[in-house]
Predicted 3D model of a 380-nucleotide RNA (Bacterial RNase P class A) from Ferruginibacter sp. The prediction has a mean pLDDT of 75. It matches the Rfam family "Bacterial RNase P class A". Rfam links the family to the GO terms ribonuclease P activity, tRNA processing and dimeric ribonuclease P complex. About the family: Ribonuclease P (RNase P) is a ubiquitous endoribonuclease, found in archaea, bacteria and eukarya as well as chloroplasts and mitochondria.
C1' cells in the first nucleotide's frame, strides 16, 4: 500500500429570499430567538412519574444463576475466570468470538437407527474341559483384540495369567476430599488419599435468589349538561369493598320509627311504613379548556481517581412541544457521491419522521473519516 475482523465519530456546511409551527415581548408576525434521529423504528428489558385508603402472613405463578465491579435499575456495560469455536501445518503463545456458566452422590424420565448389550452387557475371535488330530456340537472362564454406534466398564507400556482383567507395577487423565502457596473471589498450581460407565435439567424436579398491576387516551382541575331518576338481587353491625391469581389475617362499611309477641326489664323476633348500603342491569349527560409537557438520574469541555465500564469536581450552555398533527421550497458558493472525451456534467442521493421521558438491546441502511489486530505485497 492492499485485504478481512472489531471499536468509535459523522449523516451535509454557509449566505439569501419566502413559506409554516413554538417561546418571549409588542398596540400589531411589531421585535429577536429555537424547531425531527442514529436508530426517532420494534414494544423487548429495565426505571422516573401517576392511580389503586393502610399494613402482615402462607400457598401458588414468574424470573435469574461463574467471580468482582458500575448503575436509579438492568437478562444491560466493564474487567477477570472455567470451557468450547476460529485464525496459524502442529503445537505454544496471541488475537477474536460464543456460553440458557448452581446441582446428574435426593429423586423419577429420555438417549432413535445401528449393536450381543446404552447397563444385573457377551455376538465374533480367545482360553479350558468332553477329546485324540480334525470338524461339527455341549459346558465352563473372560473382556485383552475385532465389529455397531455420537458415545460401550479411564489411557500407555511391562509383568503375570489356562487365556485374560487395575490382577500388579511405573506414568499419565479425571472426580472428590483434605494440606501448603498465589489470588478479594470465580479459580490456578502443588503433595496425599479414595474412587473411575456416559450425556441430558432450552426434561420433569431440587438449591439459592428476587418479583403488585395498569398506563400520559394514566391522572388532575375548570366549564357545560343530564335523570342526587329507574329495575332487580344480597344487606343495614357486618352484604359488600379494599395493590395480579387463591387462601388466612387486618382495616373500612349502611338507620329511625309503628304497633305486635317474647323478657333475666339490659334487650331479643318477625311484619309495616320511611330511608340507607352495596353488586348488577338498562338509561342520561358530555366529546369543550387548561395542566401533566419537557430544567433533565440533562449536553460540552477540562481536571482527578481506575485496567475499564463509571465516578467527583470545576467553567459553561438551554438545543422541538405539535394535537389530526408544523420543523419546508428555490437560488449562489463549499463538502461529499458518481460519471468523464479531464473541458465538465450530473446528483445530494441510503434507513427512514417526535408524540410523557430517561438508560440500553435488536433489526435497517448511502457514503465518509479514526484507530487496533491479523494477513499479504513492496523498497516505491
Nucleotide at each position: 500500500g492492499c485485504u478481512a475482523u472489531c471499536a468509535g465519530c459523522c449523516a451535509g456546511g454557509u449566505c439569501a429570499u419566502c413559506g409554516c409551527u413554538c417561546u418571549u415581548u409588542u398596540a400589531a408576525u411589531u421585535a429577536a430567538g429555537g424547531g425531527a434521529g442514529g436508530a426517532a423504528a420494534g414494544u423487548c428489558c429495565g426505571g422516573a412519574c401517576a392511580g389503586c385508603a393502610a399494613a402482615g402472613g402462607g400457598c401458588a405463578a414468574c424470573a435469574c444463576a461463574c467471580c468482582g465491579g458500575u448503575u436509579a435499575a438492568g437478562c444491560g456495560c466493564c474487567g477477570g475466570c472455567u470451557g468450547u469455536u476460529u485464525g496459524u501445518a502442529c503445537a505454544a503463545c496471541c488475537a477474536a468470538a460464543c456460553a440458557a456458566g448452581a446441582g446428574a452422590a435426593a429423586g423419577u424420565g429420555c438417549c432413535a437407527c445401528a449393536g450381543a448389550a446404552a447397563a444385573u452387557a457377551a455376538c465374533u475371535u480367545u482360553c479350558c474341559c468332553g477329546u485324540u488330530u480334525u470338524a461339527c456340537c455341549g459346558g465352563g472362564a473372560u473382556a485383552a483384540a475385532g465389529g455397531u454406534g455420537a458415545a460401550a466398564a479411564c489411557g500407555u507400556g511391562a509383568g503375570g495369567u489356562a487365556a485374560g482383567a487395575g490382577c500388579u507395577c511405573a506414568c499419565g487423565a479425571u472426580u472428590a476430599c483434605u494440606g501448603c502457596g498465589g489470588g478479594u473471589a470465580a479459580c490456578c498450581g502443588u503433595a496425599g488419599u479414595a474412587g473411575u460407565g456416559g450425556g441430558u435439567a432450552a426434561a420433569c424436579c431440587u438449591u439459592g435468589u428476587g418479583u403488585g398491576c395498569u398506563g400520559u387516551a394514566a391522572u388532575g382541575c375548570c366549564a357545560u349538561g343530564u335523570a342526587c331518576a329507574c329495575c332487580a338481587g344480597c344487606g343495614c353491625c357486618g352484604a359488600g369493598a379494599g395493590c395480579g391469581g387463591c387462601u388466612c389475617g387486618c382495616u373500612c362499611a349502611a338507620u329511625g320509627u309503628a304497633a305486635c309477641g317474647g323478657u333475666u326489664c339490659g334487650c331479643c323476633g318477625a311484619u309495616g311504613c320511611a330511608g340507607c348500603g352495596u353488586u348488577g342491569g338498562a338509561g342520561g349527560g358530555u366529546g369543550g379548556g387548561c395542566a401533566g409537557c419537557a430544567a433533565g438520574a440533562u449536553c460540552a469541555c477540562a481536571a482527578u481517581a481506575g485496567u475499564a465500564a463509571u465516578a467527583u469536581u470545576g467553567u459553561g450552555g438551554c438545543c422541538a412541544g405539535a394535537u389530526a398533527a408544523a420543523u419546508g421550497a428555490u437560488g449562489g458558493c463549499c463538502g461529499u457521491u458518481c460519471c468523464u472525451u479531464c473541458g465538465g456534467g450530473a446528483a445530494u442521493u441510503a434507513c427512514a419522521g417526535a408524540a410523557u421521558c430517561c438508560g440500553g438491546c435488536u433489526u435497517a441502511u448511502c457514503g465518509g473519516c479514526u484507530g487496533a489486530u491479523a494477513g499479504c505485497u513492496u523498497u516505491u